[in-house]
RNA sequence: AGCCGAAAAGGGCAAACCUGAUCGAAAGAUGGGGGCGCAAAGCCGCGGACCUACGGCCGAAGGCUAUGGUUGCCGGGCUGCCGGG
Repeated sequence: AGCCGAAAAGGGCAAACCUGAUCGAAAGAUGGGGGCGCAAAGCCGCGGACCUACGGCCGAAGGCUAUGGUUGCCGGGCUGCCGGG
């Protein structure tokens, strides 16, 4: 350095739920509590997938649609602690 791993050590993140204010049409984001879990559950919306539909389109009802969102949905890219093997 690479592969692999999470045994040890030091730690990290933070699901559901509760709560506050704000942004947003919504999905959702965000502070605090909480801890289901995670060896990248660190970063990037690049590919797929999924969620939402202000607006636009069709329309009888309603439906379609991402420019919006999810990295803890999967893949990929970049970076990182430890070192039993």
This is a predicted structure of an 85-nucleotide RNA (c-di-GMP-I riboswitch aptamer) from Thermosediminibacter litoriperuensis.
Rfam family: c-di-GMP-I riboswitch aptamer. Rfam links the family to the GO term cyclic-di-GMP binding.
The organism belongs to Thermosediminibacter, within Bacteria.